[in-house]
Context: one part of a larger RNA
RNA sequence: CUGGGCGUAAAGGGCGUGUAGGUGGUUUAGUAAGUUGGGUGUGAAAGCCCUGGGCUUAACCUAGGAAUGGCAUCCAAAACUACUAAACUAGAGUAGAGUAGAGGGAAGUGGAAUUUCCGGUGUAGCGGUGAAAUGCGUAGAUAUCGGAAAGAACAUCAGUGGCGAAGGCGGCUUCCUGGACUCAUACUGACACUGAGGCGCGAAAGCAUGGGGAGCGAACAGGAUUAGAUACCCUGGUAGUCCAUGCCGUAAACGAUGAGAACUAGAGGUUGGAACCAUUAAGUGUUUUUGUCUCGUAGCUAACGCGAUAAGUUCUCCGCCUGGGGAGUACGGCCGCAAGGUUAAAACUC
Numbered sequence: 001c002u003g004g005g006c007g008u009a010a011a012g013g014g015c016g017u018g019u020a021g022g023u024g025g026u027u028u029a030g031u032a033a034g035u036u037g038g039g040u041g042u043g044a045a046a047g048c049c050c051u052g053g054g055c056u057u058a059a060c061c062u063a064g065g066a067a068u069g070g071c072a073u074c075c076a077a078a079a080c081u082a083c084u085a086a087a088c089u090a091g092a093g094u095a096g097a098g099u100a101g102a103g104g105g106a107a108g109u110g111g112a113a114u115u116u117c118c119g120g121u122g123u124a125g126c127g128g129u130g131a132a133a134u135g136c137g138u139a140g141a142u143a144u145c146g147g148a149a150a151g152a153a154c155a156u157c158a159g160u161g162g163c164g165a166a167g168g169c170g171g172c173u174u175c176c177u178g179g180a181c182u183c184a185u186a187c188u189g190a191c192a193c194u195g196a197g198g199c200g201c202g203a204a205a206g207c208a209u210g211g212g213g214a215g216c217g218a219a220c221a222g223g224a225u226u227a228g229a230u231a232c233c234c235u236g237g238u239a240g241u242c243c244a245u246g247c248c249g250u251a252a253a254c255g256a257u258g259a260g261a262a263c264u265a266g267a268g269g270u271u272g273g274a275a276c277c278a279u280u281a282a283g284u285g286u287u288u289u290u291g292u293c294u295c296g297u298a299g300c301u302a303a304c305g306c307g308a309u310a311a312g313u314u315c316u317c318c319g320c321c322u323g324g325g326g327a328g329u330a331c332g333g334c335c336g337c338a339a340g341g342u343u344a345a346a347a348c349u350c
Stems, first nucleotide, its partner, number of pairs: 004321003007304002012318001014201004021194003025088007033081002035077008049065006091191001092188004096183004103177007110154001114150008125136002162169002206247006215241002220236004258317006266295005272289004277285003299306002323350003332343004
């Protein structure tokens, strides 16, 4: 390289958007670049292969043929691909009316709880554990009542419920805003799919500057435990956690399963709509569709299992893998304030 692969053995990019490129619906006509058939020229000789001949055979030498997968040119064909022209509506999109939703951003606001402070009542304990101790408390704690302040998170509703491309999103109200789904018609007429680079988003931790700081709490300190205990348990507690702005760009970023399309028995739950009939207080049942979940046929799989959300079948495009260690490391490049990220070997060894 080919072949073969990528749920769990090595292997799906964290996710999107989109450039080049690759691929691309139906019908008609034309062209003839690809394609197909034929002719001509060329494709040196030797060698290889086939049939003969010559040295006693063989190696070797020699004659003829075949082959030379290729290239050029001419003639022809028009199914497929391509191109040109015209048309279509099943893909895609636009318009109208609705529906559901923790989708996103900003502003405002609410109650419970916690902690602290102030005041009242009240007295000797509180707290904590397996048991204790450190700690707090006669300078009046804990408990309890009233008041005030602050920050953070939003019990119940809550649901293998919903929304989002992923990360993720949960009190309430308002404003701005993205997407999805349903219905009936009309319109555009292939405008599509994928997507190397590029660009954007991207949990937590971490970084920079300025705020904020109730609770929790790396580090740290003390008390225990223990042979020791740089831990598990306890009492404290700084960064951090929160906000604004800017970096970082990584995760078991997982469904460990890339995106799109077509095809293929059924059964049961559930979310949002639409239609119809029956019944009605709400609602329930039936059919169809969107999302989601459980089981399961064929098929697939090494097995486990997957199975209309495929790991089945087939097509298009991208990413990735090639024994273990060395190593996701070194060196170099690019990015970053740094931490580091990304790209990414070899020697050697088994």